This is a predicted structure of a 73-nucleotide RNA (transfer RNA) from an uncultured Bacilli bacterium. Its Rfam family is "tRNA". Rfam classes the family as a transfer RNA. The sequence was found in a public genome assembly.
C1' cells in the first nucleotide's frame, strides 16, 4: 500500500426483503424462604463506532473516516 471481515444495552450476541432495536448474564425491584443462595414474576439500561448521503422510512444501502483481525504484496 491492497483487499476482506468485526464495531448494536455494563458483558456476549442477534436483528430475514429496509417498515416499532431485542435476547442472555449482569444491575435494580417483588413473591417466596426463619434468613442466604437457587427459583419465579417484573423494572430499567441504546444518539446501532463517528461524519455525510440515497429514501416517506436506514443497524441494514453508498460515501469518507478511527479502531481492532485475517490476507496479499
Nucleotide at each position: 500500500g491492497c483487499u476482506g471481515g468485526a464495531u448494536u444495552a455494563g458483558c456476549u450476541c442477534a436483528a430475514u426483503u429496509g417498515g416499532u432495536a431485542g435476547a442472555g448474564c449482569a444491575a435494580c425491584u417483588g413473591a417466596a424462604u426463619c434468613g442466604u443462595a437457587a427459583u419465579c414474576a417484573g423494572u430499567a439500561g441504546g444518539u446501532u463506532g463517528u461524519g455525510g448521503g440515497u429514501u416517506c422510512a436506514a443497524g441494514u444501502c453508498c460515501u469518507a473516516u478511527a479502531u481492532c483481525c485475517a490476507g496479499c504484496a